[in-house]
Molecule: transfer RNA
Organism: Candidatus Bathyarchaeia archaeon
RNA sequence: GCCCCGGUAGCAUAGUCGGGUCAUUGCGACGGCUUGGUAAGCCGUAGGUCGCGGGUUCAAAUCCCGCCCGGGGCU
Numbered sequence: 001g002c003c004c005c006g007g008u009a010g011c012a013u014a015g016u017c018g019g020g021u022c023a024u025u026g027c028g029a030c031g032g033c034u035u036g037g038u039a040a041g042c043c044g045u046a047g048g049u050c051g052c053g054g055g056u057u058c059a060a061a062u063c064c065c066g067c068c069c070g071g072g073g074c075u
Base pairs, nucleotide, nucleotide: 001074002073003072004071005070006069007068010027011026012025020058029045030044031043032042033041051067052066053065054064055063
């Protein structure tokens, strides 16, 4: 230098092919129920520039272009 895969909440992860109501789930955090008090269990709440910028579109996490970061391969 070229090719492939990945970047989504504090952590992990689905959704991307083939655009469409509120971006999914688990762990964690916080509150409540329960307990003599914890843990466990159950219920609820908050937390997201979907890596960055631009483009297409009525509408983009999703499609297109450029760039950054991580992993793998080729020379």